[in-house]
Context: one part of a larger RNA
């Protein structure tokens, strides 16, 4: 000198774009953050509607005035049909994405380059071929029952794109033997053969949307390997599933991944093991570069979700807002038993030098569901707060001295400085304020932002300057006070009666909505 997710002191006009718990991975009140589909299914409710009988009885007719007949509207019930209607439940898809955090991890975790002849892949795309015929349940519901509740138990009924056999098999899996071609060792590919095994679901407004099998693609993932990846030897030996083999199991798949048996290996001074520290990278800061330091925001990967363990479901999890067990903590309780997990967005307490609103909207972009309408979305888009950072603008411009005004400071008392500075005169209107108009972002419609950006008009110099320094380094000097005191200080150092170094004032220098200090890095 540059830089910062900064903090502190003094000061503070506006706008744009960014950015904001670096500490306690501490504990959390409250609200929201993952739902959706009635075009899979039964049922219940509501509205409209058809028919039936009932209650009520307007109107009209007859009347001997006692009454009799006709029977509209309305009410509740049963029944028929219907609805872009509502939904608790069964079922499907999605809750493995998106969002957060960096505790752990020195590791194939990450980066980079390869390999899989050792692998999987829902939704999507392409191609080919299918969808025949049956069955038994179960939630909802009804009844009953246990419990304070959470939540159940029993009996009975019912549906499906829920579940289970059977049939079929172009092709597919498994086993067996055989042929051809190829390779990079294990091997791979293709044709034919025998035996054997496994599929399917319907909905509808008739346009379509779905279902099953096989093959290929795309996308996403899994595993393996070469190289690179902090400090310590005041850590020198470490290791028994340890190293290898055979067999069996397990996995999508290779493998001590696991198990039985056999052998005694394996790593290490090119630093094993142990200990400390740490998420890694693209990047960021600095530097001419080499390098050094950092890993906030944004992007990629990894790990974690109160602590520890476990599996289930599923194409995908060993699953932040799923389940089970154990621990700590908090809450409810009728004391028998239950409920919970903000390292999602806001917000609270605590910690701290220190870090924001319990805001608006799904209008845009994207995501989930749906045929769609649409619904959901604290992702996201915006707004609010903070000079936290960067950038831009303003706080006026011109003129104005033969009275250099007043005032302040200084003085050798003559003067000198602040100083064209002010006043005065002539202008201008950026920003702010007032009034009017008013977007793009959106496609036919739909705008949270927002009457925002922007444009126009009128109006007044009005509403808008501070901070640090002035001994040398280092740009900038005098007076007074103080008297080794009070104090200053980055280094040298200054102060003991004439202090340009302390304090105040005048003046000056620097930067400027900031200026200084502190901390850290180059």
């Nucleotide at each position: 000198g540059g830089a910062u997710g900064a903090a502190c002191g003094c000061u503070g006009g506006c706008g744009g774009c960014g950015u904001g718990c670096u500490u306690a991975a501490u504990a959390c009140a409250u609200g929201c953050a993952a739902g959706u589909c009635g075009a899979a299914c039964g049922a219940a409710g509501c509205g409209c509607u058809u028919a039936c009988a009932g209650c009520c009885g307007a109107u009209c007719c007859c009347u001997u005035c006692g009454g009799g007949g006709u029977g509209a509207a309305g009410c509740a019930g049963u029944u028929u049909g219907u609805g872009a209607c509502u939904u608790a439940g069964u079922g499907g898809c999605g809750g493995a994405c998106g969002g957060g955090u960096g505790a752990g991890u020195a590791a194939c975790g990450c980066g980079u380059g390869g390999g899989u002849a050792a692998c999987c892949u829902g939704c999507c795309u392409u191609a080919u071929g299918c969808a025949g015929g049956g069955g038994g349940a179960u939630a909802a519901c009804a009844g009953u029952u246990a419990g304070a509740a959470a939540u159940g138990g029993c009996u009975g009924c019912u549906a499906a794109u829920a579940c289970c056999g059977c049939a079929u098999a172009a092709g597919c899996g498994c086993a067996c033997g055989g042929c051809a071609c190829c390779g990079c060792a294990u091997g791979g590919u293709g044709g034919a053969g025998u035996g054997u095994g496994a599929a399917a679901a319907g909905a509808u407004u008739u346009a379509u949307c779905g279902g099953c099998a096989u093959a290929a693609g795309a996308u996403g993932g899994a595993c393996c390997c070469g190289c690179g990846u902090c400090u310590g030897a005041u850590u020198a030996g470490g290791u028994a599933g340890u190293u290898g083999g055979u067999g069996a199991g397990g996995u999508a798949a290779c493998g001590g991944c696991c198990c039985a048996c056999c052998a005694a290996g394996c790593c290490u001074g090119c630093g094993a093991u142990c200990a400390g520290u740490a998420g890694c990278c693209g990047a960021c800061u600095u530097g001419a570069g080499a390098g050094a330091g950092u890993g906030a925001u944004c992007g990629g990967c990894c790990a974690c979700a109160u602590u520890g363990g476990g599996a289930c479901u599923g194409a995908g999890a060993c699953a932040c807002g799923g389940c089970c067990c154990a621990g700590a903590c908090u809450c409810c309780u009728a004391c028998g038993g239950g409920a919970g997990g903000c390292a999602g967005c806001a917000g609270u307490a605590g910690g701290g030098a220190a870090u924001a609103u319990u805001g608006c909207a799904c209008a845009a972009u994207g995501g989930g569901g749906g045929a769609a309408a649409c619904c959901c979305u604290g992702a996201u888009g915006c707004a609010g707060c903070g000079a936290c950072g960067c950038c831009g603008c303003g706080u006026g411009a011109g003129u104005g001295a033969u009275u250099g005004a007043a005032g302040c400071a200084u003085u050798u008392c003559g003067g000198u400085g602040c100083g064209u500075a002010a006043a005065g005169c002539u202008c201008u209107a950026u920003c702010a304020g007032c009034a009017g108009g008013g977007a793009a972002g959106a496609u036919a419609a739909u705008g949270a932002c927002g009457g925002u950006a922007c444009c126009u008009g009128a109006c007044u110099a009005a509403g808008a300057a501070g901070c640090c320094c002035c001994g040398g380094c280092u740009a900038a000097c005098u007076a007074c006070g103080u008297g080794c005191c009070a104090g200053c200080a980055g280094c040298c150092g200054c102060g003991g009666u004439a202090a340009u170094a302390c304090g105040u004032a005048g003046g000056g220098g620097g930067c400027a909505a900031g200026c200084g200090u502190u901390a850290u890095c180059c």